Predicted 3D model of an 82-nucleotide RNA (c-di-GMP-I riboswitch aptamer) from an Acidobacteriota bacterium. Lineage of the source: Bacteria > Pseudomonadati > Acidobacteriota. The sequence was found by an Rfam model in a public genome assembly. The prediction has a mean pLDDT of 88.

RNA sequence: ACACGACAAAGGCAAACCUCCGGUGACGGGGGGACGCAAAGCCACGGAUCUGACGCUUCACUCAGACCGCCGGGCUGCCGAA
Numbered sequence: 001a002c003a004c005g006a007c008a009a010a011g012g013c014a015a016a017c018c019u020c021c022g023g024u025g026a027c028g029g030g031g032g033g034a035c036g037c038a039a040a041g042c043c044a045c046g047g048a049u050c051u052g053a054c055g056c057u058u059c060a061c062u063c064a065g066a067c068c069g070c071c072g073g074g075c076u077g078c079c080g081a082a
Base pairs, nucleotide, nucleotide: 004080005079012037013036017032018031019030020029021028022027035069041075042074043073045072046071047070049066050065051064052063053062
């Protein structure tokens, strides 16, 4: 350095829910709150799921969005036992 991830150490993040704000909506942000997380740090690149519009045998297709704590991938990072 890379791989790896401990009954190690220092820390970090923050689900559901409540509340306020934004948005047609999915959802996002602030505060509270902790289910959990070795990348639960960042990226919408591929897939999945969700929303809106179009469409109209109310399915699909197409377009525009949401989502990284769904999966895969990319970039970066603390510590140092086996």